[in-house]
Molecule: transfer RNA
Organism: Cyanobacteriota bacterium
């Protein structure tokens, strides 16, 4: 240096094609259930959606630029 993929809750990952309440699962805290605990139920917190800017009533999502990581390439 050119071309791609990935980035979203403490982990893991879906939603972006076709803009319209930011979800699942694990796990955290709370009760219930036990002598306790774990398994189970039932609640309930936690996300500037990698950053920054633009389009739009409205952006995780569509443009742009950027940053980290990975693959090709040169």
């Nucleotide at each position: 240096c050119g071309g791609g993929a990935u980035g979203u809750a403490g982990c893991g990952c879906a939603g972006c094609u076709u803009g319209g309440u930011a979800g699942c699962g694990c796990g955290g805290c709370g009760c219930g259930u036990u002598c306790g605990g774990g398994a189970c139920g039932c609640g309930u917190a936690g996300g500037u959606c990698g950053u920054a800017g633009g389009u739009u009533c409205a952006a995780a999502u569509c443009c742009u630029a950027u940053c980290a990581u990975c693959c090709c390439g040169a």